[in-house]
RNA sequence: GUUUUUGAUACGGGAGAGACUACUUUUGUAGCGCCGAAGGAGCAACCACCCCGGAAACUCUCAGGCAAAAGGACCGUACAUAUUA
Numbered sequence: 001g002u003u004u005u006u007g008a009u010a011c012g013g014g015a016g017a018g019a020c021u022a023c024u025u026u027u028g029u030a031g032c033g034c035c036g037a038a039g040g041a042g043c044a045a046c047c048a049c050c051c052c053g054g055a056a057a058c059u060c061u062c063a064g065g066c067a068a069a070a071g072g073a074c075c076g077u078a079c080a081u082a083u084u085a
Base pairs, nucleotide, nucleotide: 004082006080007079009078010077011076012075013074018032020031021030022029023028033066034065035064039062040060041059042058046054047053
């Protein structure tokens, strides 16, 4: 210096859907409508295979969310970690 793995780390990017209605005045309770990208569950192309397993951004909407803020799967860079020749 290269390949790849991981991350309670740092920075940047990061979608969808009623600032709905009623009571209230607090980010509360109830009602109706809606979203799919925390988490969770289901299907299984595929991987592995003696057995035991793994597995989507698809499906569901339990949880969560529907102005901004916050959160946010995931992506990039740095750093750390392990690994390859």